[in-house]
C1' cells in the first nucleotide's frame, strides 16, 4: 500500500429483511448441615457510528472507527 474477516447481554456466541436469543455469569426463592450442587422463576441490549435502499434493516449498499489475518 493492496487484498480479506471480526464488531450483537457482563464473557463466550447464534439470529440469511418483520419489535433479538442460547450458555456461563448476576438477582431472587426452593431443595440443603451450607456462600456448594439440583431446579424453577427473573434480571441485563441505541445489535459499533453516520448515511442510502425498503412499507419495514442486527440482517442489504456505502462511509468512517477499532481489533485480527494474508500480501508488496
Nucleotide at each position: 500500500g493492496g487484498g480479506g474477516g471480526c464488531a450483537u447481554a457482563g464473557c463466550u456466541c447464534a439470529u440469511u429483511g418483520g419489535u433479538a436469543g442460547a450458555g456461563c455469569a448476576c438477582a431472587u426463592g426452593c431443595u440443603u448441615g451450607g456462600u456448594g450442587u439440583g431446579c424453577a422463576u427473573g434480571u441485563g441490549g441505541u445489535c459499533c457510528u453516520g448515511g442510502g435502499u425498503u412499507c419495514a434493516a442486527u440482517c442489504u449498499c456505502c462511509a468512517g472507527u477499532g481489533c485480527c489475518c494474508c500480501u508488496g